[in-house]
RNA sequence: AAUUGCCAUGCGGGAGAGAUCGGUCGAGCACUUUAUCGUGUUUGGAUCGGCGCCGAAGGAGCAACCGCCCCCGGAAACUCUCAGGCAACGGGACCGUGUGGCAAGG
Numbered sequence: 001a002a003u004u005g006c007c008a009u010g011c012g013g014g015a016g017a018g019a020u021c022g023g024u025c026g027a028g029c030a031c032u033u034u035a036u037c038g039u040g041u042u043u044g045g046a047u048c049g050g051c052g053c054c055g056a057a058g059g060a061g062c063a064a065c066c067g068c069c070c071c072c073g074g075a076a077a078c079u080c081u082c083a084g085g086c087a088a089c090g091g092g093a094c095c096g097u098g099u100g101g102c103a104a105g106g
Base pairs, nucleotide, nucleotide: 003104004103005102006101007100008099009098010097011096012095013094018051020050021049022048023047024046025045026043027042028041029040030039031038052086053085054084058082059080060079061078065074066073067072
């Protein structure tokens, strides 16, 4: 040096579940009015509430297992759904690949 592991970062891939119901606000359209107010309607907008769901940000719990016999600690893609999410956008564990740093190796 090859190679392996860890961290950061660029690129590519990346699932699941209501485009749900109702209220309020905003915007558009129509009617009324001298004009405003008002009424109806549309909206893949914002927000609040309800019911139904999802698990692959994060978080929490236990276990096989590991550290060392116990105590104790670590520990999942399992479990729970606090958080997050349920059109698109965005996010996204994880996988591949490039670069940089560290460690092992030699």
A computed fold for a 106-nucleotide RNA from Notoacmeibacter marinus, annotated as Glycine riboswitch aptamer.
It matches the Rfam family "Glycine riboswitch aptamer". For this family Rfam cites "A glycine-dependent riboswitch that uses cooperative binding to control gene expression" (Mandal et al., Science, 2004).
The organism belongs to Notoacmeibacter, within Bacteria.
Its mean pLDDT, the model's own confidence on a scale to 100, is 78.